The part of an RNA shown here (small-subunit ribosomal RNA, 3' major domain) has 476 nucleotides and comes from Picea sitchensis. The source organism's lineage runs through Eukaryota, Euphyllophyta, Acrogymnospermae, Pinaceae and Picea. It matches the Rfam family "Bacterial small subunit ribosomal RNA". Its family is annotated with ribosome and structural constituent of ribosome in the Gene Ontology.

Context: one part of a larger RNA
RNA sequence: UGAUGGGGGGCCGCACAAGUAGUGGAGCAUGUGGUUCAAUUCGAUGCAAAGUGAAGAACCUUACCAGGGCUUGACAUGCCGUGAAUCCUCCCGAAAGAGAGGAGUGCCUUCGGGAACACAGACACAGGUGGUGCAUGGUUGUCGUCAGCUCAUGUCAUAAGUUGUUGGGUUAAGUCCCGCAAUGAGUGCAACCCUUAUGUUUAGUUGCCAACAUUGAGUUUGGAACCCUGAACAAACUGACGGUGAUAAUCCGAAUGAAGGUGAGGAUGACGUCAAGUCAUCAUGCCCCUUACGCCCUGGGUGACACACGUGCUACAAUGAUCGGGACAAAGGGUCACGACCCCGCGAGGGGAAGCUAACCUCAAAAACCCGACCUCAGUUUGGAUUGUAGGCUGCAACUCGCCUGCAUGAAGCCAGAAUCACUAGUAAUCGUCGGUCAGCCAUACGGCGGUGAAUCCAUUCCCGAGCCUUGUACA
Repeated sequence: UGAUGGGGGGCCGCACAAGUAGUGGAGCAUGUGGUUCAAUUCGAUGCAAAGUGAAGAACCUUACCAGGGCUUGACAUGCCGUGAAUCCUCCCGAAAGAGAGGAGUGCCUUCGGGAACACAGACACAGGUGGUGCAUGGUUGUCGUCAGCUCAUGUCAUAAGUUGUUGGGUUAAGUCCCGCAAUGAGUGCAACCCUUAUGUUUAGUUGCCAACAUUGAGUUUGGAACCCUGAACAAACUGACGGUGAUAAUCCGAAUGAAGGUGAGGAUGACGUCAAGUCAUCAUGCCCCUUACGCCCUGGGUGACACACGUGCUACAAUGAUCGGGACAAAGGGUCACGACCCCGCGAGGGGAAGCUAACCUCAAAAACCCGACCUCAGUUUGGAUUGUAGGCUGCAACUCGCCUGCAUGAAGCCAGAAUCACUAGUAAUCGUCGGUCAGCCAUACGGCGGUGAAUCCAUUCCCGAGCCUUGUACA
């Protein structure tokens, strides 16, 4: 100087407490371990692995296994030879691939040849999702959006080092003020950026409004007030007032205001820690394979199943289930697409088919909610697993292994032990909705969007974590 203490002081955080809803019990979905297997490819393993890489494994993907094949190779550059390329038919085969026959003669040209492409040959080489993340770059997680981490000059000290950065206040903050052997500076903090909340100006089409017809559609005419959408600007700064304080920084109160003390949310992550993760995104040193650890194909596997764990979904009901009627969003996607409307079908869906490259057409029905009816506390008109059967769709192909629909079937489950997680306001809870990936989809995932909309916070004693000062230490 650090590290550390069931030492001390002071401080903070959904850390405890107060509260709400969960997990742990049930069924299912999904991931992991284990076991099994020809293979169940690989990585990730306390917090910080386990609905993670994977924003989508039937083939492909695919890296794994079995079998069938290739060896200058699926891909790149260089050399030489032949043939344009390319297309069709037959035949062996599961395919990859091999064999036979035919059609075809293009472009440029200095007529030597050349360009593109295909095939054959020899060699340099290709290739490797093989190893090492403890050789690395890049990138990411974490402590932690915690308030820290340092430097120059000077001072002190024999030196390691110290001071500054400590002290008195204050702040979300090493934020600011005052003091001080320190004076300054850098990086973090804050601000600058985006979204959202208010207004003004400007622009009005496909959006909005009026007249007008009307209903099948704002179709037609006019308007720029409103709504809305884009752009530019304004507005919030402890600015003004009162109190407090040390005449400071600040804090408290009331006012103006759409918004008040960082308005709310996001992006933004210091020096460093964990030899943290990733050689399977990519790049790359070294090592290893080279008729195979490379490459092609068919089928299988990644979906197995005594069990254990994680994350979720659905429930156990009456604040409810079912049936009928009625109402109100936001944000997105769409041309190999979204598909209105009509007809057929109980339905999934099918047959026609208008519009729309979209503020125009369309996906699209918002659902919780409101009104009415019925059920009356039961394993039930709860719950929907499982299974049978009949169908639909995508796709060469749904057996292993897809999704959806109708009918039938109707498990467990009556609120869950020890323990444990999230959350402080438009939050939790609850309700639907959209998107990416995508032929289809195992999405109950992930990422957005809006609707309805709470309870509690006494206080810092204790648990956990972080940082500041001080002190002990046989630790470095």